[in-house]
Context: one part of a larger RNA
Molecule: large-subunit ribosomal RNA, domain IV
Organism: fermentation metagenome
RNA sequence: GUGUUGUUAAGGAACUCGGCAAAAUAACCCCGUAACUUCGGGAGAAGGGGAGCCUAACCCACUUUGAUGGGAAGGUUGCAGAGAAAUGGCCCAAGCGACUGUUUACCAAAAACACAGGUUUCUGCUAAAUCGAAAGAUGAAGUAUAGGAGCUGACGCCUGCCCGGUGCUGGAAGGUUAAGGGGACUUGUUAGCGCAAGCGAAGCAAUGAACUUAAGCCCCAGUAAACGGCGGCCGUAACUAUAACGGUCCUAAGGUAGCGAAAUUCCUUGUCAGGUAAGUUCUGACCCGCACGAAAGGCGUAACGAUUUGGGCACUGUCUCAACAACACACCCG
Numbered sequence: 001g002u003g004u005u006g007u008u009a010a011g012g013a014a015c016u017c018g019g020c021a022a023a024a025u026a027a028c029c030c031c032g033u034a035a036c037u038u039c040g041g042g043a044g045a046a047g048g049g050g051a052g053c054c055u056a057a058c059c060c061a062c063u064u065u066g067a068u069g070g071g072a073a074g075g076u077u078g079c080a081g082a083g084a085a086a087u088g089g090c091c092c093a094a095g096c097g098a099c100u101g102u103u104u105a106c107c108a109a110a111a112a113c114a115c116a117g118g119u120u121u122c123u124g125c126u127a128a129a130u131c132g133a134a135a136g137a138u139g140a141a142g143u144a145u146a147g148g149a150g151c152u153g154a155c156g157c158c159u160g161c162c163c164g165g166u167g168c169u170g171g172a173a174g175g176u177u178a179a180g181g182g183g184a185c186u187u188g189u190u191a192g193c194g195c196a197a198g199c200g201a202a203g204c205a206a207u208g209a210a211c212u213u214a215a216g217c218c219c220c221a222g223u224a225a226a227c228g229g230c231g232g233c234c235g236u237a238a239c240u241a242u243a244a245c246g247g248u249c250c251u252a253a254g255g256u257a258g259c260g261a262a263a264u265u266c267c268u269u270g271u272c273a274g275g276u277a278a279g280u281u282c283u284g285a286c287c288c289g290c291a292c293g294a295a296a297g298g299c300g301u302a303a304c305g306a307u308u309u310g311g312g313c314a315c316u317g318u319c320u321c322a323a324c325a326a327c328a329c330a331c332c333c334g
Stems, first nucleotide, its partner, number of pairs: 001329008010320002014318001019315001028050004036041001038154001052076004058071004077081001089313007096305002101113002117152007129138003155300004160230003165227002167223005174218003180212002186206004192199002231249005258292001259289001270286005
């Protein structure tokens, strides 16, 4: 000097991003226990008290009538009686996620994943879906109260408007449309004809029009717990301000309920209130929502959480501000 451990006057979070770490609490018995609540919980809430040993008349319980258990009373001892060790700190408020669970083996355990529940869609069995080149297999030795896929995520109250676009489902009148079918016209060739120029049957070749013809697409409907979307400008009330109201443009329709400076708010440390002597955090409001919003769910919510945030009590070497001690190592001497 470093590490580990122990103790500490007075103060007690002034430390610090943050009570990180440490301290404190603690097992058992008795009393007592709030808001809230899904009536189960919350709850070991919180907050108090007790405890060793000795004595024996007495009381109670149960009895196999005493071997037991409990109570009351009295006494006694130490610094200390759960005499060591082991063994919950607690409360208030808010966010998120209902919960138990799962996860980045080796920097993340969470608000992420899962979940029961909800909902949409596909599937009638040789099921759909999946693996495979096939045979075959899973699904399933199951059968729509079943199986696959997607989204949401207990529970409570709810889940608004838009089908114009893109999907999906249905429709079939018309338009378009492949191969195939069809085979017109035309061309080449040449028997023949012609004085010649040329014409030119059949056949064989080449080309291949009309016509016929499916799904699809165009088209017509439906469908948003499908992908998604959910406006602008101007004026107006007898102070001012504001605009219930009116006008106009555009749209498929113009954001409903609820919530809101939010895990979302740039301006922003918004403004007001609370808490503090003092609060960019926190809580309650306001609404001017840059850029919340209803199953990529909205808003609440008891319980739960090695979760995140703010406050408080207790407690402490975290700190004011450091000191001492033990052990180990470094270091020095031999």